[in-house]
């Protein structure tokens, strides 16, 4: 020094205000939100006589995954249906126009667009709810081997 393994912690936000109605945070106006990893030229900082370098760090719509869903499957467990639990595959929304530059779907202006499944006096990115759950991932500790 931190490869391999084991462990702990940590891991998602959001209808103000007003219309219509018996009822809507679910319809209409308007309002508000945006998990991880990369990638990157904002930003910030240390540096040097300037440079360079080095750190910090910026995408909902780009690359790639996650959650929900389906199918197969493993084990464990029940008389059974079933619960639980491993894995694999599948499924899975949306951006463009100017400017600036050598280089930008990421900057900087404006304008759009998107957001799972089940409940509801009435349809839901936002309420309830599975979910005190899982989980991309981060961060920390111990640390073979080299």
């Nucleotide at each position: 020094u931190c490869u391999a393994a084991u462990c702990u912690u940590c891991g998602g936000g959001g209808c103000a205000g007003g219309g219509u109605g018996u009822a809507a945070u679910u319809c209409c106006c308007g309002a508000c939100c945006g998990g991880c990893g990369g990638u990157a030229a904002a930003u910030a900082g240390u540096g040097u006589a300037a440079u360079a370098a080095c750190u910090u760090g910026a995408a909902g719509u780009c690359c790639g995954c996650g959650a929900c869903c389906c199918a197969a499957u493993u084990u464990g467990u029940u008389a059974a249906u079933g619960c639980a639990u491993u894995u694999u595959g599948g499924c899975u929304g949306a951006u463009c126009u100017g400017g600036u530059g050598a280089a930008a779907c990421u900057c900087c202006a404006g304008a759009a667009c998107c957001g799972a499944c089940a409940g509801u006096u009435a349809a839901a990115g936002u309420c309830u709810g599975g979910a005190u759950g899982a989980g991309a991932g981060a961060a920390g500790a111990u640390g073979u081997c080299g």